[in-house]
């Protein structure tokens, strides 16, 4: 460094619901699991989404790591 089939020890939790902060996309606590081998982390490219202002394609501010690429770290096993 690859790679995820079976297995184990363990791990995150969509929808939805309560509450809570936000003008909003959405954060975060509890509850619930639809999935996940990086569904850990980090907005650096792409992209979507929200506010503003603006007015024809661009401008600032933002959310989203559970869209995609990249970067860092890293359990368990397999095989060399």
């Nucleotide at each position: 460094a690859c790679c995820g089939a079976a297995a184990a020890a363990g791990g995150c939790a969509a929808a939805c619901c309560c509450g809570u902060c936000g003008c909003g996309a959405g954060g975060c606590g509890g509850g619930g699991a639809c999935g996940c081998a990086a569904a850990g982390c980090c907005a650096c490219c792409g992209g979507u989404c929200c506010c503003g202002a603006a007015u024809c394609u661009g401008c600032g501010g933002g959310a989203c790591a559970g869209c995609g690429g990249g970067g860092c770290c890293g359990c368990c096993g397999g095989a060399u």
A computed fold for an 80-nucleotide RNA from a Gammaproteobacteria bacterium, annotated as c-di-GMP-I-GGC riboswitch aptamer. Model confidence (mean pLDDT): 85 of 100. The source organism's lineage runs through Bacteria, Pseudomonadati, Pseudomonadota and Gammaproteobacteria. Of the family's consensus pairs, 95% are formed in the model.